[in-house]
Context: one part of a larger RNA
Molecule: small-subunit ribosomal RNA, central domain
Organism: Desulfotignum sp.
RNA sequence: UUGGGCGUAAAGGGCGCGUAGGCGGUCUUGUCGGUCAGAUGUGAAAGCCCGGGGCUCAACCCUGGAAGUGCAUUUGAAACAGCAAGACUUGAGUACGGGAGAGGAAAGCGGAAUUCCUGGUGUAGAGGUGAAAUUCGUAGAUAUCAGGAGGAACACCGAUGGCGAAGGCAGCUUUCUGGACCGAUACUGACGCUGAGGCGCGAAGGCGUGGGUAGCGAACAGGAUUAGAUACCCUGGUAGUCCACGCAGUAAACGAUGUUCACUAGGUGUAGCGGAUAUUAAAAUCUGCUGUGCCGCAGCCAACGCAUUAAGUGAACCGCCUGGGAAGUACGGUCGCAAGACUAAAACUC
Repeated sequence: UUGGGCGUAAAGGGCGCGUAGGCGGUCUUGUCGGUCAGAUGUGAAAGCCCGGGGCUCAACCCUGGAAGUGCAUUUGAAACAGCAAGACUUGAGUACGGGAGAGGAAAGCGGAAUUCCUGGUGUAGAGGUGAAAUUCGUAGAUAUCAGGAGGAACACCGAUGGCGAAGGCAGCUUUCUGGACCGAUACUGACGCUGAGGCGCGAAGGCGUGGGUAGCGAACAGGAUUAGAUACCCUGGUAGUCCACGCAGUAAACGAUGUUCACUAGGUGUAGCGGAUAUUAAAAUCUGCUGUGCCGCAGCCAACGCAUUAAGUGAACCGCCUGGGAAGUACGGUCGCAAGACUAAAACUC
């Protein structure tokens, strides 16, 4: 390479937008480079295969034929695919009417709690632990009441609830803003799917500059524990955690399951929007679409399990895997302020 694979054995890119490319709905007409058929030429000889013949046979040799997947030229066919033209509405989209939502950005506001400060009451302890001690406290702590400051996070509601492409998103209000869903028509008329490169987004931690710092808290210090204790426990505590702007670009970035489309028993919850029946109204019952769970048939699977939200049956496109270690390392390159990231081997060894 052919082939086989990627939930857990090696293997789905962290996620999106999108370029080239690949693939692409229904009908009609034309065309004929793809495709198919015929013809002509060529496809050396030897060899292979078939017929005949020569060495006594055979091997071997001679002779004739066939074959020679191919190429070129030419004549046709027109279903499929391509190209060109025209048409269509189911794919896709737009307009209209609705309701849902922690989707995003900015500004403002709120209460509880912790800490600190001030004042009052009050007195000898408090704190902490398995037990203690470091620590705080007669310069009045802890407790309690009142007032104030400041930062961070938003109890209950709250939910195998919701929204978002993923990361993620939760007090309340306002402004700006993205997407999805449902319902009816009308319009555009294949405008679609995927997507190498590319571009953007991307938790925590980290970096730069400037602010902020209540609580927590790497490092660090002390107290314990212990044989030791560079830990687990305790008392403190700096970066950090927060904000603005910039960088970084990684995670068990997980559903360890790429995206899109079609098809293939059901049952039962739940969220959003409808329809029908019934009712004074609601609840209820039946039912459609979209999402999100559980159970389960066929089928699949090494098993576990998956099972209309597939890991079933098919199609399109991308990414990735090819024994373990060495190693996601070295070297080189690109990016980065750095930390490092991305790309990515081999010797050797089992």